[in-house]
């Protein structure tokens, strides 16, 4: 000394929690041993039994009982006498019993601490001083005697004593009265010393030493009374008090005092808190804190108060009395019912209560105490044992060597290591403690006796002697042996300590945040770890931390808090100078502050704790003595604050009364003629009985347009038309008086918006309620038509607002720029002039931050007001105000862990600027309606395998489901296995074949059959067996890789710089500009990186090389035709390197930039077209069924074979697709032009059959050479003529082909023949911007066969885009946000 917790993240407010100490403690596991402390906090509840106060015979009269004597009877044995003696029950007297011990119940008080008074007082024993101690008397217990009573206990009558009682004497320095003197004090009055009167004592014992009495003196100690200060808590207790407050006299008292009585007076307390209520015994000390505090008031040690429960007062020096009395009440107990008894808050026990607190113990040996001359006796005070880990302190449980780092256990695992751990076993010391046995104390020294010795007969010293409960303890030896001894909590962060395993938001856990839904370091175990250790934890309580009640030490614009605002009382605080005092202030000195505690230092217990001494402390209060700056007092003086005065000036200040115009509405009367008004669109309303709209008169009641304004004015609330009267007030500028007269202001008092109340007016316009039309799912709302109160004015009442600048009021002091109002100065329009206001900006400074910034949220000073975590709640309950509504004041229980501020980054907004994109728009062309294909969801089924589900799932994964593919589903079989690899043991070559039986796997039977070799063996197969295999089984929310989507959006970032407390920010923002974060410019920034471009493929022009399987111009050769063919390589074409486009030229805009427009030239022009390429990251996005993998799960099954079957079902719902609905078409004949691509179990020419799918038969081709291979749309003809058709082809029947073990479920295809729904498609909704759409055909990947789909090729070849309001998507800057899981968000009300 601090940490955790409000957020995505920050900084601040703020609270809650936590580590710490502490305890008279309980509770849970554990437990060896001393020592020394401590033990009923709760029911001041009730108590059985025993103890706890008695002693003294040297006060007394006696003598029951013990003991001994003497006598008297007896042999004794006993039995009687006798108080002789020893001593003593009961009783008389005397002292103690008011001390010790217990408890906290009342008590908020002079009851307590502390210091002082007492001139108003007492004190038995005790010490001390002065003096006495003469002489008489009466009684009564106790005893006997007799009686009542159950008792307890009492009464009647006689004897009898004394230190009991009591009379007389003397007698003071006592008391008490009168009366002088001196002297002293704060007052009353005191001391000290005279005269004179008056009163009032005794008690005996005896060893004659004393002892013991009476009076007085003076002191010790005990008390008593006053009195100043300190010492709880509610103001939702504000007014208390009649003995009350005061005097006179009396009374009482030990003493003062209304303490009490009579009279008299009316007085005394209180905001500096009286009264009530309601807690509570106070201190020293104790706990904690650096301290200041704050919490306690057990144990000790003062003080007080109680002793069943309230009262009383007696005795006595002392009590209003814990084991004394009396009355009363409760309870309990005895009884013969008539009465009686009793008080543990003493030691001990006991019941009860309660989480919870002990023996009915020893002893008087010490220490004290009580009575005695003493011996003693008596003390549950004390001393000691005994239970309790309750609390501090010490000690122990071994020490030392010992590695193969032993075995188990636990963990990881690359099967090799980590840990447990020198720990253990072994081997060597030691022996505290505990056992055993043996010695053994100090506490003891007095009284007392006995001697001596000095003074003188009794004290005092001095030697012996006598006396322990604890305790045969503590201590000391010896003895054997590690031998007799270790737990408790805890291991997410705070906070030191980590892994596995169960478990699955379930069982738990938590002191706060929080853990747990299948990989839990937070739960239970286990193994390791850390902490402390005979203890550990938990729980309760106190401080601490908390600066979180802030003196020391906080704070109020916006986190909680400035009172709406002035006035003003009490109180606080107060200018300059020079005087008085010396109350505050300082300082010196004295007193006291009990010891114990605390702190230091030395000593004693083997050491500590603990105990003893010793010093200091003890911040406090009293008294004196001094100093006087400060503050206060006092006296005097100033003039800077305040104030008044003269004289100018300012305004929507204030109150009252007249006045005026525009608008509004209403009434009349004219013009007019169908609407009018209203809304987003309507409609209720008015309106032909003449509306609206105009004119023109009249009325009415309210506001006061332009001015007009970051303007003025006022204390604030608030104030505008225009005069006019009163009235308040600021300001300048200068004269003059006053002479601190000043500030702030708890109660008080006044003023106070707006609504609202009351009485009467007024009522034009608006307008709560209300009604009616509308929206609307619903509209008790917005919206419109109406329309009451109110709005208005007087007079009286609420007394509240975001009554806000969220900023209380006064004074000084701290840079500057710049607007305006009023004044002044001054010739001036200049001015760095001046006072007063009222604005903006900005320095220091401040502030969490926004900001504030001479009008402070800055630096100071005074006063006053508030505020202490959210909610409950400004809410109950109580006062007080009000007519009511309602205000002021103002909690509590319960509930959260946050509730808030400012700022920050990010998403959101049916905010805002700019950009974009086949996003809309404009266009073509689909879909959505038909039939058919496929894909899915649902249905069904033995099974219809499994994934994929908005976008981004659905012709997806499958680029081929008749078997196989297959994972599904039924049956039949296998069990180390369909498939790898090792060991062990047996035995054979491998393997062909043949037979049975099955659907077929399989199971069975059977022939035939090894290689090499160094003769051990080896390879290789088979069968047994262990290890394992194998799983499309589960988890894509354990993962790896792949991959969708924002999005081919233009954007993520980082490094130093710098700014901010921070989180962040700044670059990446602005000004242009791009398809771009693309480029320039600026700039607290400056560079970098992934992204973009661009480097890479293809297409487009082109040179250069090369020329077959490609061209064939040109030279031969040939055909029925053809580059057929020999030359050739010019052309196309191939394919390899190159060129070429760069805003590079020109003109124009532009900030000279970048860049844009626009030309030339050019095959292509501004990125020429297309593709590849996908940033920082979101979507726990999709896959464990491509593959890979953790953990989990199955092992004669969830593995593996095989046979059928299913993935191909089918009322129906949706997605993607083909074919069509026709004439820009359909058929028939004929004719023409491609490119990409494939091909050996392949492509398959040419011929040749066949109406055709196709056969046959066959040449060439691993291909620039052969085929696959006729492209189709197109063109040129001929027909169809608008129909369900010569459109359109489903369905379906037949006969075939082709593939393949095999087409039934369940293939493709041909021929004939049928000839369905469909005549351009609802609401929506999808594609595309140019060689695209659209629209023809062709290859190809899978593949035995199967293609509408899917990758790819070419052929023909449009329209449209004004332009960014709008719809989605996205970029980016800004703005509000109570959202950050981020608008699919948060949240409010109701009900369940």
């Nucleotide at each position: 000394a601090g940490a955790g917790u409000u957020u995505g993240a920050u900084c601040c407010u703020g609270g809650c929690u936590c580590a710490g100490g502490a305890u008279g403690a309980a509770c849970g596991c554990u437990a060896g041993c001393g020592g020394c402390a401590g033990g009923c906090u709760u029911a001041a509840u009730a108590c059985a039994u025993g103890c706890a106060a008695g002693u003294c015979g040297a006060a007394c009269g006696g003598c029951a009982g013990c003991g001994g004597g003497u006598c008297c009877a007896g042999c004794a044995a006993u039995g009687g006498a006798u108080g002789c003696c020893g001593g003593c029950g009961a009783g008389u007297g005397g002292c103690g019993c008011a001390c010790g011990g217990g408890u906290g119940c009342g008590u908020a008080a002079c009851a307590c601490g502390u210091a002082u008074g007492c001139a108003a007082c007492c004190u038995a024993c005790c010490u001390u001083u002065a003096a006495c101690c003469g002489g008489g008397a009466c009684a009564u217990a106790a005893c006997c005697u007799c009686g009542a009573g159950a008792a307890a206990u009492c009464g009647u009558g006689g004897c009898u004593a004394a230190u009991a009682u009591u009379c007389c004497a003397u007698a003071a320095u006592a008391u008490c009265u009168u009366u002088g003197a001196a002297u002293c004090g704060c007052a009353u009055g005191g001391u000290u010393u005279g005269a004179a009167g008056a009163u009032c004592a005794a008690a005996a014992u005896u060893c004659c030493g004393a002892u013991g009495g009476u009076u007085u003196u003076a002191g010790a100690u005990g008390g008593g009374c006053a009195u100043g200060c300190g010492c709880g808590a509610c103001a939702u207790u504000a007014g208390c008090u009649a003995g009350u407050u005061g005097g006179u006299g009396a009374g009482g008292u030990a003493a003062u005092g209304g303490c009490u009585c009579a009279c008299c007076a009316a007085g005394g307390c209180u905001a500096c808190g009286a009264u009530g209520u309601u807690u509570a015994g106070g201190g020293g000390g104790u706990c904690u804190g650096a301290g200041a505090g704050g919490a306690u008031g057990a144990u000790c040690c003062c003080c007080c108060a109680c002793a069943c429960u309230g009262g009383u007062a007696c005795u006595g020096a002392g009590a209003c009395a814990c084991g004394g009395a009396c009355c009363a009440g409760a309870c309990u107990c005895c009884u013969a019912c008539g009465g009686g008894a009793g008080g543990c808050a003493g030691c001990a026990g006991u019941a009860a209560g309660g989480a919870a607190u002990a023996u009915u113990g020893g002893g008087c040996a010490a220490u004290g105490g009580g009575c005695g001359c003493a011996a003693g006796c008596c003390u549950g005070a004390c001393c000691c044992a005994g239970c309790c880990a309750u609390g501090c302190c010490g000690c122990g449980u071994g020490c030392a060597g010992g590695a193969u780092g032993a075995c188990a256990g636990c963990c990881c695992u690359a099967c090799g290591g980590g840990u447990u751990g020198u720990a253990a076993a072994c081997u060597g010391c030691u022996u505290u403690u505990a056992u055993a046995c043996g010695g053994g104390a100090a506490a003891a020294a007095a009284c007392c006796c006995u001697c001596u010795g000095a003074c003188g007969u009794g004290u005092c010293a001095g030697a012996g002697g006598c006396u322990g409960a604890u305790g045969g303890u503590a201590c000391c030896g010896u003895a054997a042996g590690a031998a007799u001894a270790a737990g408790c909590a805890u291991c997410g962060g705070c906070u030191a300590a980590c892994u596995c395993c169960g478990u699955g938001c379930c069982a738990g856990c938590a002191g706060c945040c929080g853990c747990g839904g299948u990989a839990a370091u937070a739960c239970g175990g286990a193994g390791g770890a850390u902490c402390c250790g005979a203890g550990c934890g938990u729980u309760a309580u106190c401080c601490g931390g908390a600066a979180u009640u802030a003196u020391u030490g906080g704070g109020u614009u916006u986190a909680a808090a400035g009172g709406g605002u002035g006035c003003g009382u009490a109180g606080g605080c107060g200018g300059c100078c020079a005087u008085u005092u010396a109350a505050g202030u300082c300082a010196g000195c004295g007193g006291u502050g009990a010891a114990a505690u605390u702190u230091u230092g030395c000593a004693g217990c083997u050491u500590a704790a603990c105990u003893g001494u010793a010093a200091c402390a003890g911040u406090g209060c009293c008294g004196u003595u001094g100093a006087u700056a400060c503050u206060g007092u006092u006296u005097g003086g100033c003039u800077a604050g305040g104030a008044u005065u003269u004289g100018g000036u300012u305004g929507u200040a204030g109150u009252g009364u007249g006045c005026g115009g525009a608008a509004u509405g209403u009434g009349u009367g004219g013009u007019g003629u169908a609407g009018c008004g209203g809304u987003g669109a309507a409609a209720u309303g008015c309106u032909u009985a003449g509306a609206u709209a105009u004119c023109a008169c009249a009325c009415a009641g309210a506001a006061c347009a332009c001015c007009g304004a970051u303007u003025g004015c006022g204390a604030a609330g608030g104030c505008a038309g225009c005069a006019c009267a009163c009235u308040a007030a600021g300001u300048c500028a200068u004269u003059a008086u006053u002479g601190a007269c000043g500030c702030u202001g708890a109660g008080g008092c006044a003023c106070g918006a707006a609504a609202g109340u009351g009485u009467g007016g007024g009522g034009a316009u608006c307008a709560a309620a209300c009604a009616g039309g509308a929206u609307u799912a619903g509209a008790u709302a917005c919206c419109c038509u109406g329309g009451u109160a109110g709005u208005c004015c007087a007079c009286a009442c609420u007394g509240u607002a975001a009554a806000c600048g969220a900023u209380g009021a006064u004074a000084a002091c701290u840079c500057g720029c710049u607007g305006u109002c009023g004044g002044c100065g001054a010739u001036a329009c200049a001015c760095a002039g001046u006072c007063g206001g009222u604005g903006g900006c900005c320095a220091a400074g401040c502030g969490a931050a926004a900001g504030c910034a001479u009008u402070a949220a800055g630096u100071u000073a005074u006063c006053c007001a508030c505020c202490u975590g959210g909610g409950g709640a400004g809410u109950a309950c109580g006062a007080c105000c009000g007519c009511a509504a309602g205000g002021u004041u103002g909690a509590a229980a319960c509930c959260c862990a946050a509730a808030g501020g400012a700022a920050u980054u990010g998403a959101c907004g049916g905010g805002g600027g700019c950009c974009u994109g086949c996003a809309c728009a404009a266009g073509c062309g689909g879909u959505g309606g038909a039939g058919c294909a496929u894909g899915u969801g649902g249905u069904u089924u033995a099974a219809u395998u499994c994934g994929a589900u908005g976008a981004u799932a659905c012709g997806c994964g499958a680029g081929a489901a008749a078997c196989c593919u297959u994972a599904c589903c039924a049956g039949g079989a296998c069990u180390u296995g369909a498939c790898a690899u090792g060991g062990a043991c047996a035995g054979g070559a491998a393997u062909g074949g043949u037979c049975g039986u099955g659907a077929a796997a399989g199971c069975g039977a059977u022939c035939a059959g090894c290689u090499u070799u160094u003769c051990g063996g080896a390879g290789u197969c088979u069968g047994u067996u262990c290890a394992c295999a194998g799983g499309u089984g589960c988890u894509g929310c354990a993962u790896g890789g792949c991959u969708g989507u924002c999005g081919u959006c233009a954007g993520c970032u980082c490094g130093u710089g710098c700014u901010g407390u921070g989180a962040a920010g700044u670059g990446u923002u602005g000004g242009g500009u791009u398809a771009a974060g693309u480029c320039c410019c600026g700039c607290a920034a400056c560079g970098a990186g992934c992204g973009c471009a661009a480097c890479c493929c293809c297409c487009g022009c082109u040179g250069u090389c090369u020329g077959u399987u490609g061209c064939u111009a040109c030279c031969a050769a040939g055909u029925g035709a053809a580059g057929u063919u020999g030359g050739g390589c010019a052309c196309u074409c191939a394919g390899a390197c190159g060129g070429g486009a760069c805003c590079g030229c020109c003109g124009g805009u532009g900030a000279c930039a970048a860049a844009c427009c626009g030309g030339a030239g050019g095959a292509a022009g501004g990125u020429g077209g297309g593709g590849a390429g996908g940033a920082c990251g979101u979507c726990a996005a999709a896959u464990c069924a491509u593959c890979a993998u953790g953990c989990c799960c199955c092992u004669u099954a969830u593995g593996a074979c095989c046979u059928g079957g299913g993935c191909u079902a089918c009322a129906c719902a949706c997605g993607u697709g083909c074919u069509a609905c026709a004439a820009u078409g359909g058929a028939u004949g004929g004719u023409a032009c491609a490119a990409c691509g494939a091909g050996g179990a392949g492509c398959g020419a040419a011929c040749u059959c066949g109406c055709a799918a196709g056969g046959g038969c066959a040449a060439g081709c691993g291909a620039a050479u052969c085929u696959c291979u006729u492209a189709a749309a197109g063109c040129c003809a001929u027909u169809c003529u608008c129909a369900g058709u010569u459109c359109g082809g489903a369905u379906u029947g037949u006969u075939c082909u082709c593939u393949g073990c095999a087409a039934c479920u369940c293939g493709a295809g041909a021929g004939c023949a049928u000839g369905a729904a469909g005549c351009c498609g609802g609401a929506a909704u999808c594609g595309c911007u140019a060689g695209u759409a659209a629209u023809c055909g062709c290859g190809g990947a899978u593949c035995a066969g199967c293609a509408c789909g899917c990758c790819g090729c070419g052929g023909u070849g449009a329209a449209u885009a004004c332009g960014u309001u709008c719809c989605c998507g996205g970029g980016u800057c800004u703005u509000g946000u109570a959202c950050u899981c981020a608008c699919c968000g948060c949240c409010c009300g109701u009900c369940a």

Small-subunit ribosomal RNA from an uncultured bacterium, 1392 nucleotides, folded computationally. The sequence is in RNAcentral, with records from Greengenes.